[in-house]
A computed fold for a 492-nucleotide part of an RNA from Glaciecola sp. G7-5, annotated as large-subunit ribosomal RNA, domain I.
Model confidence (mean pLDDT): 86 of 100.
NCBI's taxonomy places the organism under Bacteria, Pseudomonadota, Gammaproteobacteria, Alteromonadales, Glaciecola.
The full RNA is in RNAcentral, with records from ENA.

Context: one part of a larger RNA
RNA sequence: CGUAUACGGUGGAUGCCUAGGCAGUUAGAGGCGAUGAAGGACGUGUAAGUCUGCGAUAAGCGUUGGGAAGCUGACAAAACGCGUUAUACCCAACGAUUUCCGAAUGGGAAAACCCAGGUCUUAGGACCUAUCGUUAAGUGAAUUCAUAGCUUAACGAAGCAAACGAGGGGAACUGAAACAUCUAAGUACCCUUAGGAAGAGAAAUCAAACGAGAUUCCCCUAGUAGCGGCGAGCGAACGGGGAGCAGCCGAAUCAGUAUGAUGUAGCAGAAUGUGUUGGGAAGCACAACGAUACAGGGUGAUAGUCCCGUAUGUGAAGCAUCAUAUUGGUCAUAUUAAGUAGGUCGGGACACGUGUUAUCCUGAUUGAAGAUGGGGGGACCAUCCUCCAAGGCUAAAUACUCCUAACUGACCGAUAGUGAACCAGUACCGUGAGGGAAAGGCGAAAAGAACCCCUGUGAGGGGAGUGAAAUAGAACCUGAAACCGUAUACGU
Numbered sequence: 001c002g003u004a005u006a007c008g009g010u011g012g013a014u015g016c017c018u019a020g021g022c023a024g025u026u027a028g029a030g031g032c033g034a035u036g037a038a039g040g041a042c043g044u045g046u047a048a049g050u051c052u053g054c055g056a057u058a059a060g061c062g063u064u065g066g067g068a069a070g071c072u073g074a075c076a077a078a079a080c081g082c083g084u085u086a087u088a089c090c091c092a093a094c095g096a097u098u099u100c101c102g103a104a105u106g107g108g109a110a111a112a113c114c115c116a117g118g119u120c121u122u123a124g125g126a127c128c129u130a131u132c133g134u135u136a137a138g139u140g141a142a143u144u145c146a147u148a149g150c151u152u153a154a155c156g157a158a159g160c161a162a163a164c165g166a167g168g169g170g171a172a173c174u175g176a177a178a179c180a181u182c183u184a185a186g187u188a189c190c191c192u193u194a195g196g197a198a199g200a201g202a203a204a205u206c207a208a209a210c211g212a213g214a215u216u217c218c219c220c221u222a223g224u225a226g227c228g229g230c231g232a233g234c235g236a237a238c239g240g241g242g243a244g245c246a247g248c249c250g251a252a253u254c255a256g257u258a259u260g261a262u263g264u265a266g267c268a269g270a271a272u273g274u275g276u277u278g279g280g281a282a283g284c285a286c287a288a289c290g291a292u293a294c295a296g297g298g299u300g301a302u303a304g305u306c307c308c309g310u311a312u313g314u315g316a317a318g319c320a321u322c323a324u325a326u327u328g329g330u331c332a333u334a335u336u337a338a339g340u341a342g343g344u345c346g347g348g349a350c351a352c353g354u355g356u357u358a359u360c361c362u363g364a365u366u367g368a369a370g371a372u373g374g375g376g377g378g379a380c381c382a383u384c385c386u387c388c389a390a391g392g393c394u395a396a397a398u399a400c401u402c403c404u405a406a407c408u409g410a411c412c413g414a415u416a417g418u419g420a421a422c423c424a425g426u427a428c429c430g431u432g433a434g435g436g437a438a439a440g441g442c443g444a445a446a447a448g449a450a451c452c453c454c455u456g457u458g459a460g461g462g463g464a465g466u467g468a469a470a471u472a473g474a475a476c477c478u479g480a481a482a483c484c485g486u487a488u489a490c491g492u
Base pairs, nucleotide, nucleotide: 001491002490003489004488005487006486007485008484009483015477016441017440020412021411022409023408024407025406026405027404028403029401030400031160032159039101040100041099042055043054044053046078049075050074051073061095062094063093064092065091066090067089070082071081106115107114108113116129117128118127119126120125131157132156133155134154135153136152137151138150139149164195165193166192167191168190169189175182179229205212206211216243217242218241219240220239226234227233247393248392249391254328255327256326257325258324259323260322261321262320263319264318266314267313268312272287273286274285275284276283288305289304290294296308297307298306342366343365344364345363346362347361348360349359352378373388374387375386376385377384428435429434448476451463452462453461454460
């Protein structure tokens, strides 16, 4: 040095676990904000820090209701205390307080700071003072009347928020095996703005010689008819079947009262013992019992009958929502739609790229009729059929999930699952926009190793002790491999 075996070190794979995620289902909720939001800064404790809560009344104050023998939020022990049958404490509802910044709104500003004016005042302080819009009043130029302007008051707006909606704008990569019409796509993205949904909506609609009867969504019709450098591709409707149905011109809706339901704290809630192994019984053995409860979780191993629960029953002073009834308030557009329909030119939307292209919208330019009238039926004309534009409202079926509750999973199980199971959008990086980690597990219980010894009053270790176990000792479950040793044997 090699090989083999044994025992270690290092390392943190694997197994097991789950505190966190992921995807859904069913309900709820679908907003918050000048009565100052979302989000923060700074404070606040017996208290040095961080988290949580709260706001100079500061881990809290009040009222009402429900529990209650314990409590004093967490890391995190201790001290000072509070309370024990109801003013401890906890839960629910409603209130009070709520510094400073932030739409931030008295002015300013490098957010959490600086500086004012006015009125009132018990001399502590309290309140008001931004802008824009609407309404009203006052005032009032050039300029006589007036108007503009100015002032004041009342009311409203603003800002934030995940997706879903409507409207206004609107790409390119790409595909066409290149590329220009075309496609991607009216997608991404930007702007405006609304609601719990929005939008659409009660035929100047379809149909076809029969008829149907607002809108929306789904399944067919159908990858059909068509459109298309007839390339790539794009792609209906009629009709049928379903979901849901509602009509109208103040219907609707609003406020109060009454009743009921639901929600927002809760309450009651069945039934087992012995032996045995073991550190520990819920295991095993024997003998019982409950079940409208054998969902689930916990307890020193695997518990229907130990604990929390579960089935079931029951409960609200207050607050919220819904339903019904009733009372009150509001309250009857317009009088049938003209610079409209239609035409011409140019665009756009319709599955439809101008085509034989109807229909719809409109930038320019023109421009009717008046129910004895007008529009449509895919060039156009006639006949026929059908409807009545140029005013308006309208629930449901549909879309979505920042959020709340319960539940589910041939979803993950710490290199997985969210970036984040852990004080994570943190540490760290970047001038900035922005980028963005790693990191879980002693034990049933800290019983977390008193005391002694070596040592630098070390690090680390050896005894002792705890424990079922300490090769479970905090660098702590299991502890693979690479890698490094020690011992023994053999080889050289």